A computed fold for a 72-nucleotide RNA from Frisingicoccus sp., annotated as transfer RNA. The coordinates come from a structure-prediction model, not an experiment, and the mean pLDDT is 81. It matches the Rfam family "tRNA". Rfam classes the family as a transfer RNA.
[in-house]
RNA sequence: UGCGGAGUAGAGAAGUGGUAACUCAUCGGGCUCAUACCCCGACUAUCGCCGGUUCGAAUCCGGUCUCCGCUA
Numbered sequence: 001u002g003c004g005g006a007g008u009a010g011a012g013a014a015g016u017g018g019u020a021a022c023u024c025a026u027c028g029g030g031c032u033c034a035u036a037c038c039c040c041g042a043c044u045a046u047c048g049c050c051g052g053u054u055c056g057a058a059u060c061c062g063g064u065c066u067c068c069g070c071u072a
Base pairs, nucleotide, nucleotide: 002070003069004068005067006066007065010024011023012022018055026042027041028040029039030038048064049063050062051061052060
């Protein structure tokens, strides 16, 4: 310098146009003499940011930021 990949809840992580799942963590309850395990329930992300396309965008397009890799 150019190219490619990644960015989604506190952490990990799925989702290729129909409005965000799951696991752990956290909180509440049950179980127990008690703690842990286990069981039930709840909370938490408008998807890195800004625009565009579309009836509708995490998803498609453009720009931009950060990280990783390759190349020079």